Molecule: transfer RNA
Organism: Planctomycetota bacterium
RNA sequence: GCUAGCGUAGCUCAGCGGUAGAGCUCCCGCCUUGUAAGCGGGUGGUCGUGGGUUCGACUCCCACCGCUAGCU
Numbered sequence: 001g002c003u004a005g006c007g008u009a010g011c012u013c014a015g016c017g018g019u020a021g022a023g024c025u026c027c028c029g030c031c032u033u034g035u036a037a038g039c040g041g042g043u044g045g046u047c048g049u050g051g052g053u054u055c056g057a058c059u060c061c062c063a064c065c066g067c068u069a070g071c072u
Base pairs, nucleotide, nucleotide: 001071002070003069004068005067006066007065010024011023012022013021018055026042027041028040029039030038048064049063050062051061052060
């Protein structure tokens, strides 16, 4: 330099154009002599950035940024 994939909650990841979710973490409560485990509930996101298409975009298109892999 070229090609491909990825970028969504603190972490690991879902989400085939119609109000963004799960598990773990964290917080509160129950249980326990106490802690852990278990059970119930809750908090948490400008969906990498900027444009475009569309009535409507995490989703489709373009550019850029970052990471990873392959080729040279």